Molecule: c-di-GMP-I riboswitch aptamer
Organism: Desulfuromonadales bacterium
RNA sequence: UCUCCGAAAAGGCAAAACCAGGGCAACCUGGUGACGCAAAGCCGCGAGACCAUGCAAUGGUUAGUCGGGCUACCGAA
Numbered sequence: 001u002c003u004c005c006g007a008a009a010a011g012g013c014a015a016a017a018c019c020a021g022g023g024c025a026a027c028c029u030g031g032u033g034a035c036g037c038a039a040a041g042c043c044g045c046g047a048g049a050c051c052a053u054g055c056a057a058u059g060g061u062u063a064g065u066c067g068g069g070c071u072a073c074c075g076a077a
Stems, first nucleotide, its partner, number of pairs: 005075002012037002017032006035064001041070003045067003048062006
């Protein structure tokens, strides 16, 4: 120094719920909040889940469901 890994410290993110706004909806944004997170940073690429239209099919949501891709702080064992 790199890879795996995850003790410590600093710093970071922010579930549920509530409030305000947006969306037909899933859900999103902001505020309060803190259940958790070592990628809970980014990307809907694959699978899953969810929503809308009767089904199919299509369009959409979810990165805090899993896999994959890209990038990254600290450094004990």